[in-house]
Context: one part of a larger RNA
RNA sequence: UUGGGUGUAAAGGGUUCGUAGGUGGUCUUAUUAGUCUUAUGUUAAAGCCUGGAGCUUAACUCCAGAAAUGCGUAGGAAACGGUAAGACUAGAGGAUGUGAGAGGUCUGUGGAACUCAUGGUGUAGGGGUGAAAUCCGUUGAUAUCAUGGGGAACACCAAAAGCGAAGGCAGCAGACUGGCACAUUCCUGACACUGAGGAACGAAAGCGUGGGUAGCGAAUGGGAUUAGAUACCCCAGUAGUCCACGCCCUAAACGAUGUUCAUUUGCUUUUCGGAGUAUCGACCCUCUGAGAGGCGUAGCUAACGCGUUAAAUGAACCACCUGGGUAGUACGACCGCAAGGUUAAAACUC
Numbered sequence: 001u002u003g004g005g006u007g008u009a010a011a012g013g014g015u016u017c018g019u020a021g022g023u024g025g026u027c028u029u030a031u032u033a034g035u036c037u038u039a040u041g042u043u044a045a046a047g048c049c050u051g052g053a054g055c056u057u058a059a060c061u062c063c064a065g066a067a068a069u070g071c072g073u074a075g076g077a078a079a080c081g082g083u084a085a086g087a088c089u090a091g092a093g094g095a096u097g098u099g100a101g102a103g104g105u106c107u108g109u110g111g112a113a114c115u116c117a118u119g120g121u122g123u124a125g126g127g128g129u130g131a132a133a134u135c136c137g138u139u140g141a142u143a144u145c146a147u148g149g150g151g152a153a154c155a156c157c158a159a160a161a162g163c164g165a166a167g168g169c170a171g172c173a174g175a176c177u178g179g180c181a182c183a184u185u186c187c188u189g190a191c192a193c194u195g196a197g198g199a200a201c202g203a204a205a206g207c208g209u210g211g212g213u214a215g216c217g218a219a220u221g222g223g224a225u226u227a228g229a230u231a232c233c234c235c236a237g238u239a240g241u242c243c244a245c246g247c248c249c250u251a252a253a254c255g256a257u258g259u260u261c262a263u264u265u266g267c268u269u270u271u272c273g274g275a276g277u278a279u280c281g282a283c284c285c286u287c288u289g290a291g292a293g294g295c296g297u298a299g300c301u302a303a304c305g306c307g308u309u310a311a312a313u314g315a316a317c318c319a320c321c322u323g324g325g326u327a328g329u330a331c332g333a334c335c336g337c338a339a340g341g342u343u344a345a346a347a348c349u350c
Base pairs, nucleotide, nucleotide: 003322004321005320006319007304008303012318014201015200016199017198021194022193023192025088026087027086028085029084030083031082032081034080035077036076037075038074039073040072041071042070049065050064051063052062053061054060091191092188093187094186095184096183097182098181099180103177104176105175106174107173108172109171110154114150115149116148117147118146119145120144121143125136126135162169163168206247207246208245209244210243211242215241216240220236221235222234223233258317259316260315261314262313263312266295267294268293269292270291271290272289273288274287275286276285299306300305323350324349325348332343333342334341335340
């Protein structure tokens, strides 16, 4: 390399959109640089294969035949593929009518807790720990009541629940807005799938500018512990956490499981629709569609386990792996304000 693989052994890109490319539903007609077939030319000899012959045999040598692959020319075939034209509706999309939802952005607003300030009551402690101390407190703390200010997060509802492409999303209300499901089967008529490059989004931390800062809290200071204690525990506390705008682009970005389509026994729970039945109504019951869970048949798997939400059985396309270390490093390139990111080796060694 061929191949074989990618849940946990090496290996699925963080996610989506989408260019080139690859692949592509049903029917009809025409065509034929793919495809199939016939003839013919060529594909040096030797070699390989078959038959025979010669050295005493064999190796070896010789003779004859056959085979193989590619290319050229001519004729034929039209199932598949391509091309052209026409048609269809089962894929896809649209329309109409409903429905659920922490989907997104912005604005406003609410209560609990916390903290600060002021005032009242009140007096000697409070706080903290394994025990203490640092610390706060007679300039009146802690506790308690009242008033006012501030920032951040939203108890219960709450769920194996819901929504979103992923990251992620939760008080309440409004405005704007994306997607999804079901029903009708009305319209378009293959418009589809995947997707190298590319673009957009992308937790936390971090960076820039300007705000904000209640609580928490890297760093730092102090108190303890200890042989030491650059820690664990305690008292403080800056950056940060919050907001706006602009960067960064990484995560155990995980279901450690790429996307799409089709096929294949079931039971059960739950969310959102629809139809029937029932009913005053809501349940219940039967069927049906789309999700989210549990258990399991066949099958698969090294095992664990997976099992109609597949890791089963097939198809299309992309990404990735090929012993460990060196190393996700060096060098180069691109990106970044920086931190760094992406791409990505080798010598050597086991």
This is a predicted structure of a 350-nucleotide part of an RNA (small-subunit ribosomal RNA, central domain) from an uncultured bacterium.
The sequence was found in a public genome assembly.
Its Rfam family is "Bacterial small subunit ribosomal RNA". Its family is annotated with ribosome and structural constituent of ribosome in the Gene Ontology.